Model confidence (mean pLDDT): 76 of 100. Predicted 3D model of a 383-nucleotide RNA (Bacterial RNase P class A) from a Thermodesulfobacteriota bacterium. It is recorded under the gene name rnpB. Lineage of the source: Bacteria > Pseudomonadati > Thermodesulfobacteriota. Its Rfam family is "Bacterial RNase P class A". By type it is a ribozyme.

[in-house]
RNA sequence: CAAGUGAGCCGGACAGUCGCCGGCCUUAGCGGAAACGCCGGGGCUGGAGGAAAGUCCGAACUCCGCAGGGCAGGGCGCUGGGUAACGCCCAGGUGUCGUGAGGCAACGGAAAGUGCCACAGAAAACAAACCGCCCAAGCUCUCCAGCGAUGGAGAGCCGGCAAGGGUGAAAAGGCAGUGUAAGAGACUACCGCGCAGGCUGGCGACAGCAGGCGGCACGGUAAACCCCGCCCGGAGUAAGACAAAAUAGGGAAGCGCUUUUCCAGCGAAAGAGAGGACGGCCCGUCCGAUGCUUCCGGGUAUGUUGCAAGAGGCAUUCAGUAAUGGAUGUCCCAGAUGAAUGACUGUCCUCGACAGAAUUCGGCUUACAGGCUCGCUUGCUUC
Numbered sequence: 001c002a003a004g005u006g007a008g009c010c011g012g013a014c015a016g017u018c019g020c021c022g023g024c025c026u027u028a029g030c031g032g033a034a035a036c037g038c039c040g041g042g043g044c045u046g047g048a049g050g051a052a053a054g055u056c057c058g059a060a061c062u063c064c065g066c067a068g069g070g071c072a073g074g075g076c077g078c079u080g081g082g083u084a085a086c087g088c089c090c091a092g093g094u095g096u097c098g099u100g101a102g103g104c105a106a107c108g109g110a111a112a113g114u115g116c117c118a119c120a121g122a123a124a125a126c127a128a129a130c131c132g133c134c135c136a137a138g139c140u141c142u143c144c145a146g147c148g149a150u151g152g153a154g155a156g157c158c159g160g161c162a163a164g165g166g167u168g169a170a171a172a173g174g175c176a177g178u179g180u181a182a183g184a185g186a187c188u189a190c191c192g193c194g195c196a197g198g199c200u201g202g203c204g205a206c207a208g209c210a211g212g213c214g215g216c217a218c219g220g221u222a223a224a225c226c227c228c229g230c231c232c233g234g235a236g237u238a239a240g241a242c243a244a245a246a247u248a249g250g251g252a253a254g255c256g257c258u259u260u261u262c263c264a265g266c267g268a269a270a271g272a273g274a275g276g277a278c279g280g281c282c283c284g285u286c287c288g289a290u291g292c293u294u295c296c297g298g299g300u301a302u303g304u305u306g307c308a309a310g311a312g313g314c315a316u317u318c319a320g321u322a323a324u325g326g327a328u329g330u331c332c333c334a335g336a337u338g339a340a341u342g343a344c345u346g347u348c349c350u351c352g353a354c355a356g357a358a359u360u361c362g363g364c365u366u367a368c369a370g371g372c373u374c375g376c377u378u379g380c381u382u383c
Base pairs, nucleotide, nucleotide: 001379002378003377004376005375006374007373008372009371010370012348013347014346015345016344017343018342020047021046022045023044024043025042026041027040029038030037031036049354053365054364056363057362058361059360060359061236062235063234064233073232074231075230076229077228078092079091080090081089082088093107094105095104096103097102108227109226113225114224115221116220117219130165131164132161133160134159138157139156140155141154142153143152144151145150173191174190176188177187178186192216193214194213195212198209199208200207201206240305241304242303243302250296251295252294253293254292255291259270260269261268262267275287276286277285278284312331313330314329315328316327317326318325319324349352
């Protein structure tokens, strides 16, 4: 210098003007005994994110449910640690990818059972035989030798083999030798693998070592069924709590009407009637039985709360490899509810991405223009 790898951080800057949501202080007027409330004015001040997103995990909080246990269903699955908790994080182990720094892993069980393994290929699991290798045994034919028995050579059928080729993601250990008709763990040595133990190191996962046994049986697949172990009640702040009209329901108590005449009946007329309307009061007029009065209780609109001091941020320091935890100091940092966080102007730059709170935290995942810092690796060049 180039390429790469891991971790962390930033996410246009500054100034002015006008708005919008919230907080604090102050104040004119009105109401009120006061507390305070209503309606205005002034000043100061806070106002999106690293993901506010997806709503995928884990919690807090709230309501409902719940003696205990089981089935079903779902989730998780190497070891140690962290945490309020987790399926998250840190450190490590193993496997795997990469020259490397490092990356990735749903990482218990495939010698309990079942299923599946496309295409290609002879064969995909109690192995098989396309090309190939071999004709040792058996049968047939031909030729040669022989009087013959028989022997030799060649070919075919039946047959033997799994070394080599070929197919495939995967083909039943590797390599060398012995052996054989040709071959083959058939046998032998070494390597690998498996089994049951031992010793050493490590908290542990596991690693290393030297022997024993086994010719090797046990292909892959469990984010296929399944088996083993552990865990799991439901709904969500529109949860829930409090206050509370008008109107219309509900319940209780009290008061009052349900009378007379006509009519077959529907009904009509007259009268009574608690109470109400008009009215200062009386008379009067009108309404009046699905009525009037009082009390109780539930709910809606609406308002308040939940709801912003928290598993909180920052700085220093201590413990720890780290995640993280402790101590001290310091700070208060959006809180809406038709829902604010914007617009304009000026200057500057590298000319600006993805995107916007809605109960609150801890994570994960996904989106993202551009930029900065640090550790490390590989290659090249120069000294």